[in-house]
Formats: sequence, structure tokens, C1' cells
RNA sequence: GGGGCUAUAGCUCAGUUGGUAGAGUAUUUGACUGGCAGUCAAAGGGUCAGGGAUUCGAAUUCCCUUAGCUCCA
Repeated sequence: GGGGCUAUAGCUCAGUUGGUAGAGUAUUUGACUGGCAGUCAAAGGGUCAGGGAUUCGAAUUCCCUUAGCUCCA
């Protein structure tokens, strides 16, 4: 220098053919318990890496950029 993959909640990860962003875990609150732990229920938490384009509508399609991993030279 060229090719490929990855980037989504604090963390680990889903997200189908473009149509209201989710799970587990963690956190907070409540119930059970004498208390801790634990179980159950509920709640809060998101610039979908950044910018632009297409579209009525983009995590998803296209272009550029950034970071990480990997292959070739």
C1' cells in the first nucleotide's frame, strides 16, 4: 500500500425482506426472609463508531473517515 471482518444499554451480544431498538447480566425500587445471600416483580439506562447520500421511512442500502483484529505484498 491492497483485501476481508468487527463497532448496538455499564458489560457480553441479538436484531429476518428497510417500517415504533431488544435479551442476558449489572444498577435502582418493591415483595418474600429476623438479617445477609437468594428468588420473584417492576423501573431507569441508547448520537446503533463519526459524517454525508438514497428513500415517505435507514442499526439495515451506497460513499468517505476513525479505531481494533486478520490476510496478502